[in-house]
RNA sequence: AUGUCGAAAAGGCAAACCCGCCGCAAGACGGGGGCGCAAAGUCAUGGAUCCCGCCCUUUGCGGGACCGCCAGACCGCCAAG
Numbered sequence: 001a002u003g004u005c006g007a008a009a010a011g012g013c014a015a016a017c018c019c020g021c022c023g024c025a026a027g028a029c030g031g032g033g034g035c036g037c038a039a040a041g042u043c044a045u046g047g048a049u050c051c052c053g054c055c056c057u058u059u060g061c062g063g064g065a066c067c068g069c070c071a072g073a074c075c076g077c078c079a080a081g
Base pairs, nucleotide, nucleotide: 005081012037013036017032018031019030020029022027035068041074042073043072045071046070047069049065050064051063052062053061054060
């Protein structure tokens, strides 16, 4: 110096719910809140789920939402021992 494991401390994010606000909706954003999270950081790329429209019986097609559902890609904080 590097790799693996990793205590502690500091800091970070923020579910449900409530208020405001935008949206037809799914949901987004701001404030409160804190269930949890070491990728609960970023990207809708594949699948899942949800909403809207078309077809209209299904199948299907189109548009959208969600990465705190599962994968994938990219990037990444601290460090006693």